[in-house]
RNA sequence: AGAGCAGGCUGGACGGCCGCCUUCGUUCCGGGCCAUGUGUCCGAAAUGAGGGAGGAAAGUCCGAACUCCAAAGGGCAGAGCGGUCGCUAACAGCGACCCCGAGUGAUCGGGGGAAAGUGCCACAGAAAACAGACUACCUCGUGUCCGAUUCGUCGGGGCGGGGAAAAGUUGCAAUGGUGGGGUAAGAGCCCACCGCUCGCCGUGGUGACAUGGGAGGCAUGGUAAACCCCGCUCGGAGCAAGACCAAAUAGGUGUCGUUUUCCCGAGUUUUCGGGAAAAAGGGUAGCCCGCCCAAUCUCGCUUGCGAGGACGAAACGGGUAGGUCGCUCGAGCCUGGUGGCAACAUCCGGCCCAGAUAAAUGGUCGUCACCUUGUUGUGGCGCUCCGGCGUCGCUGCAAGGCACAGAAUUCGGCUUACAGGCUUGCUCUGGAA
Repeated sequence: AGAGCAGGCUGGACGGCCGCCUUCGUUCCGGGCCAUGUGUCCGAAAUGAGGGAGGAAAGUCCGAACUCCAAAGGGCAGAGCGGUCGCUAACAGCGACCCCGAGUGAUCGGGGGAAAGUGCCACAGAAAACAGACUACCUCGUGUCCGAUUCGUCGGGGCGGGGAAAAGUUGCAAUGGUGGGGUAAGAGCCCACCGCUCGCCGUGGUGACAUGGGAGGCAUGGUAAACCCCGCUCGGAGCAAGACCAAAUAGGUGUCGUUUUCCCGAGUUUUCGGGAAAAAGGGUAGCCCGCCCAAUCUCGCUUGCGAGGACGAAACGGGUAGGUCGCUCGAGCCUGGUGGCAACAUCCGGCCCAGAUAAAUGGUCGUCACCUUGUUGUGGCGCUCCGGCGUCGCUGCAAGGCACAGAAUUCGGCUUACAGGCUUGCUCUGGAA
């Protein structure tokens, strides 16, 4: 100097005029309440002191806090995660480490199981997993063909039987690899080294693993964001949650279902009190079991039927859609110390940073900053036909531009978008000292 890898911060500033939302204080006006007071509540106005969008507010993808569901237990289904150890309120997040793969490297991607089972691997290839023989190899036979012949036969081709997968072909991938021995030719058939397996032993490590030794000729590929198996975790709904106040209507209509049995005491025609079982129906995550709640009355008569009431299911119909709270002090932020490789934890000190509700922070003017292009001048470097050209920087001027994009209960993450500016660490290449 160039080319890369991984991060961090910022992403306009200042001033004038006019205009918004909100907190606290003071003054004053109107209204309500009462214990009639420096009382309290609501609304409006004036004035003073403060505050007012984001790193992603986006996506709604994870996890929670918080609120409600009275019963929150078990099993099945379903969903999520998947190396080890830590961090955290928790997580599919973060940190460190281990292994595999890519890269010269900084770094990046991946991570239970294929020996429980079932699928799939196009085309090519002989054959794609209890997977074959196309071209070559060896051997046996042959009333077959050709050549030679010392007439014993030999060599080659064809046909048929057997052996083998080693040389080659195809493919992402082909019954471990290299070398040697052995064989008719071959093959872990045997041997050495490497690879692989082992609930084997030693050493190091919390561990995943690493490493050394030993034993074994040793399973015949891949794929599980294919089904599946294994392990761990998991109630539901969500601020439109939920709580309170006020108001209005029709405490509506019909249909269907339930309204039971037994025991004890008092009383003795009736009746009253208590208890147990059962119970239409409802709740508890999609289902099942378990568990919990539940009206269980009145009258009449021909003593089981009718009427009424109560409870419940689904449907039809009607009213209201207003206000207050929830609502911002938080698993909060910042500097520093200690511990830790780190994520992070902890301690001292400091700070308070929107709470809107058709939804506030805007409009306008000016100056500057930043970026792009052009241009005047000028400096460095390189080239030069000595006219100049190229490139980088500085000063002045002109024109244009100025990223992604806006809270709505809150927080921790992930993912996506982002013009420009500043900056940290590391890797590789070239040159110089």
Model confidence (mean pLDDT): 77 of 100. Bacterial RNase P class A from a Deferribacteres bacterium, 433 nucleotides, folded computationally. It was read from a public genome assembly, where an Rfam model found it. NCBI's taxonomy places the organism under Bacteria, Pseudomonadati, Deferribacterota, Deferribacteres. Of the family's consensus pairs, 94% are formed in the model.